Background:
Model confidence (mean pLDDT): 83 of 100. Small-subunit ribosomal RNA, central domain from an uncultured organism, 352 nucleotides, folded computationally. It matches the Rfam family "Bacterial small subunit ribosomal RNA".
[in-house]
Context: one part of a larger RNA
RNA sequence: CUGGGCAUAAAGGGUGCGUAGGCGGCGCGGCAAGUCGGCUGUGAAAGCCCCCGGCUCAACCGGGGAAUUGCAACCGAUACUGCCGUGCUUGAGGGCGCGAGGGGUGAGCGGAAUUCCAGGUGUAGCGGUGAAAUGCGUAGAUAUCUGGGAGAACGCCGGAGGCGAAGGCGGCUCACUGGCGCCGUACCUGACGGUGAGGCACGAAAGCGUGGGGAGCAAACAGGAUUAGAUACCCUGGUAGUCCACGCAGUAAACGAUGGGUACUAGGUAGAGGGGGACACCGAUCCACUCUCUGCCGGAGCAAAUGCGUUAAGUACCCCGCCUGGGGAGUAUGGUCGCAAGGCUAAAACUC
Numbered sequence: 001c002u003g004g005g006c007a008u009a010a011a012g013g014g015u016g017c018g019u020a021g022g023c024g025g026c027g028c029g030g031c032a033a034g035u036c037g038g039c040u041g042u043g044a045a046a047g048c049c050c051c052c053g054g055c056u057c058a059a060c061c062g063g064g065g066a067a068u069u070g071c072a073a074c075c076g077a078u079a080c081u082g083c084c085g086u087g088c089u090u091g092a093g094g095g096c097g098c099g100a101g102g103g104g105u106g107a108g109c110g111g112a113a114u115u116c117c118a119g120g121u122g123u124a125g126c127g128g129u130g131a132a133a134u135g136c137g138u139a140g141a142u143a144u145c146u147g148g149g150a151g152a153a154c155g156c157c158g159g160a161g162g163c164g165a166a167g168g169c170g171g172c173u174c175a176c177u178g179g180c181g182c183c184g185u186a187c188c189u190g191a192c193g194g195u196g197a198g199g200c201a202c203g204a205a206a207g208c209g210u211g212g213g214g215a216g217c218a219a220a221c222a223g224g225a226u227u228a229g230a231u232a233c234c235c236u237g238g239u240a241g242u243c244c245a246c247g248c249a250g251u252a253a254a255c256g257a258u259g260g261g262u263a264c265u266a267g268g269u270a271g272a273g274g275g276g277g278a279c280a281c282c283g284a285u286c287c288a289c290u291c292u293c294u295g296c297c298g299g300a301g302c303a304a305a306u307g308c309g310u311u312a313a314g315u316a317c318c319c320c321g322c323c324u325g326g327g328g329a330g331u332a333u334g335g336u337c338g339c340a341a342g343g344c345u346a347a348a349a350c351u352c
Base pairs, nucleotide, nucleotide: 004323005322006321007306008305012320014202015201016200017199021195023193025088026087027086028085029084030083031082033081034080035077036076037075038074040072041071042070049065050064051063052062053061054060091192092189093188094187095185096184097183099180103177104176105175106174107173108172109171110154114150115149116148117147118146119145120144121143125136126135162169163168207248208247209246210245211244212243216242217241221237222236223235224234259319260318261317262316263315264314267297268296269295270294271293272292273291274290275289276287277286278285301308302307325352326351327350334345335344336343337342
């Protein structure tokens, strides 16, 4: 080089936007770079291979041929690729109409619960556990009522449902805003596309910096239990943190453990959004109607099996990422990023 793979065996980048690059719809004309054919030159000799010949044979040697799959020039072919020109509308994008949504950001508001404070009633317990104890309480707790404050999270609706690229998003209202997206129309542009090494942006939780906030919960920590011990599981407390603003960090079982795009390949059933038709006043309802999305079952096919199965793990093509026995090790070293913690990149000796 040829080749095999990546749901669970090693292997899909956490996600998106996009640069270079490789890839690219339908038609006509031109060129002839790739591609194909012919011819010429060159591709040293020796050697290898074939034929013939010389030493008695062979080794060895001589002659001829083939091969040298390459390169270049010239002549020619034009299906495909490419390049140039021109056109098209189905890919892509836009316009108009319509629609759903916890998509995002900011501000305001609400009720339940918890806790704290003040006051009323009231008295000896409360709390907690397997049982207890630590703890709280006669300086009046727990319980109960009234008033006030604080912070955090939003019950029912709620769904196997919706939205978002992923992370993720749920009380209500308003403002700003993204994606759509689908559907209808076929009015406009006319291949404007797909992927995407680098790059840039986003990125749960924990963590870090500065300032605020702090009800509940709660690493660390303290005490009580348990136990042979108990640096735990259980209990009583409790600080970072959890919350907000701004900045950093950049990881995850960041999972569908399944990269993105396009096309094709039986069905059945349920849900969500839009359009159409039937009945027909609307609506409800219905349909062997249609588009999109979300699930389940299942045929062919695939698969080691489990299973996947028009939301493919089927059949193909395009582009990217990644894998190559276990341990050593996602470590050392170097580089780079970071305030740090650490992240990214990433070996070897040795060993089985």